[in-house]
Source information
This is a predicted structure of a 72-nucleotide RNA (transfer RNA) from Homolaphlyctis polyrhiza JEL 142. The prediction has a mean pLDDT of 83. RNAcentral holds the sequence, with entries from GtRNAdb.

RNA sequence: GCCCUCUUAGCUUAGCGGUAGAGCGUUCGCCUCGUAAGCGAAAGGUCGGGUGUUCGAUCCACCCAGAGGGCA
Numbered sequence: 001g002c003c004c005u006c007u008u009a010g011c012u013u014a015g016c017g018g019u020a021g022a023g024c025g026u027u028c029g030c031c032u033c034g035u036a037a038g039c040g041a042a043a044g045g046u047c048g049g050g051u052g053u054u055c056g057a058u059c060c061a062c063c064c065a066g067a068g069g070g071c072a
Base pairs, nucleotide, nucleotide: 001071002070003069004068005067006066007065010024011023012022013021018055026042027041028040029039030038048064049063050062051061052060
């Protein structure tokens, strides 16, 4: 220098056109003499940034940034 993959909640990730779910963690409640475990609930996301396509973008196109891999 060229090519490919990835970037979504604090962490690990699902979702691939119709305004986003899960597990773990956190907080609260129930239970217990108390803690843990268990059960229930809640908070937490400008879906890396920007522009475009579209009635509508996490999803498609392009540019930028970051991470990983391959070739030279």